[in-house]
Predicted 3D model of a 73-nucleotide RNA (transfer RNA) from Anaerolineaceae bacterium 4572_78.
Its Rfam family is "tRNA". From the family's description: Transfer RNA (tRNA) molecules are approximately 80 nucleotides in length.
The sequence is in RNAcentral, with records from ENA and MGnify.
The source organism's lineage runs through Bacteria, Bacillati, Chloroflexota, Anaerolineae and Anaerolineaceae.

RNA sequence: GGGGACGUAGUUCAGUUGGGAGAACGCUUCCCUUGCACGGAAGAGGUCAGGAGUUCGAGUCUCCUCGUCUCCA
Numbered sequence: 001g002g003g004g005a006c007g008u009a010g011u012u013c014a015g016u017u018g019g020g021a022g023a024a025c026g027c028u029u030c031c032c033u034u035g036c037a038c039g040g041a042a043g044a045g046g047u048c049a050g051g052a053g054u055u056c057g058a059g060u061c062u063c064c065u066c067g068u069c070u071c072c073a
Stems, first nucleotide, its partner, number of pairs: 001072007010025004019056001027043005049065005
């Protein structure tokens, strides 16, 4: 320098042919208990890596940039 894969909550990840942004664990509060743990209920937490484009509508499609991994030289 060139090819490929990936980037979504604090962490691990889903989002199945473009239309509700979600699960588990973690965190906070409450209930339960003499207290803790377990269990139950509620809640907070996201620039979907960044930008542009297409579209009525983009996490999803296209292009550029950045980062990680990997292959070739």